[in-house]
RNA sequence: GGCGGGAUAGCUCAGUCUGGCAGAGCAAACGGCUCAUACCCGUUGAGUCAGCGGUUCAAAUCCGCUUCCCGCCACCA
Numbered sequence: 001g002g003c004g005g006g007a008u009a010g011c012u013c014a015g016u017c018u019g020g021c022a023g024a025g026c027a028a029a030c031g032g033c034u035c036a037u038a039c040c041c042g043u044u045g046a047g048u049c050a051g052c053g054g055u056u057c058a059a060a061u062c063c064g065c066u067u068c069c070c071g072c073c074a075c076c077a
Base pairs, nucleotide, nucleotide: 001073002072003071004070005069006068007067010026011025012024013023020057028044029043030042031041032040050066051065052064053063054062
């Protein structure tokens, strides 16, 4: 340098193909249960969906560019 994959809650990820309410599990806080802790049950909070721009009535999702991470290939020496 070329090609491919990835970036979404504190963590691990789904959702993208086929545009239409941003989700799950774990963790956290609070409550219930218990003599108490844990388990278990319930509730709540937590998101510029990597960034910028475009298309659209509407973009996490489609298009362009950029940044970062991973893999393969090539080149230089």
Molecule: transfer RNA
Organism: Candidatus Omnitrophota bacterium